[in-house]
RNA sequence: UCCUUAAUAGCUUAGCGGUAGAGCCGUCUACUGUUAACUGACUAGUCGUAGGUUCGAAUCCUAUUUGAGGAG
Numbered sequence: 001u002c003c004u005u006a007a008u009a010g011c012u013u014a015g016c017g018g019u020a021g022a023g024c025c026g027u028c029u030a031c032u033g034u035u036a037a038c039u040g041a042c043u044a045g046u047c048g049u050a051g052g053u054u055c056g057a058a059u060c061c062u063a064u065u066u067g068a069g070g071a072g
Stems, first nucleotide, its partner, number of pairs: 001071007010024004018055001026042003048064005
């Protein structure tokens, strides 16, 4: 320098172009003499960044940043 791949909640991750989900963590509730476990509820996302295509983009295209792998 070039190629591939990843980036989504505090963490781990899902998501056929049509309302962004789950688990863990956190907060509260219920239960118990108390703690733990278990129950129920709640909170938390401008989907790495900037443009483009489209009625509509996390998803498609382009550029770019960072990480990983590969070629020279």
Predicted 3D model of a 72-nucleotide RNA (transfer RNA) from Gossypium arboreum. Its Rfam family is "tRNA". It is annotated as a transfer RNA. The coordinates come from a structure-prediction model, not an experiment, and the mean pLDDT is 81.